[in-house]
A computed fold for a 107-nucleotide RNA from Kineococcus vitellinus, annotated as SAM riboswitch aptamer (S box leader).
Lineage of the source: Bacteria > Bacillati > Actinomycetes > Kineosporiaceae > Kineococcus.
Model confidence (mean pLDDT): 77 of 100.

This record gives sequence, structure tokens and C1' cells, in this order.
RNA sequence: CGACCAUCAAGAGCGGCCGAGAGACCUGGCUCGACGACGCCGCAGCAACCUCUUCGGGUUCCCUGGCCGGAACCCGUCCGUGGUGCUCACGCCAGGACCGAUGGAGG
Repeated sequence: CGACCAUCAAGAGCGGCCGAGAGACCUGGCUCGACGACGCCGCAGCAACCUCUUCGGGUUCCCUGGCCGGAACCCGUCCGUGGUGCUCACGCCAGGACCGAUGGAGG
């Protein structure tokens, strides 16, 4: 960078810096914002994905054919570690478009 899969109505804020717009883009609403939003940094928190770990179950296969053992994969579960993510309002709402965001695996 382009293609694929999953999720996006639950949950979770304080401090410091900055200083005018912000909520991805367009239209229309609505909301946040000089009582300092958005953004950046620090700390704290949330629990969605992945990794490692405990336990249980299932499918297929292997063999010395035990109801003992081994391998691969899948499902669920406990705890924490690590890699990300997130912490106004349903991705703020409706319509639109080569929609967007996050994670995963891979090229």
C1' cells in the first nucleotide's frame, strides 16, 4: 500500500501544557467548548482482539488397540503477563460515498 475476516446501542477520568474551534468527509440537525473543548503528555481505569498460562469438553488422525497413550484443530473457562485499542452523547443522529475506525491473519 491494496485485498480478506471480526467488531463498532455494554464499559471506563483526573492532573499538567496549549489556546479556538471540535464531534473522520459532504448536506441538514444536535451536542461539547474561554467555567478552556479538540489536541499533546503523565497517571488511573475499562475489557474488545491477539499471545502465553490453568482446567474441562469435542472432532479427525496415529499406534503397541489401551479405554491407556500421542498429534493437529475447534469450543468453553480461571488467573495474570505481554502487543494493541478505548475512556461525552449508538461510529452523536438522518441521508450520501471508492464510507470510516480498531483488532487479527496474510501478501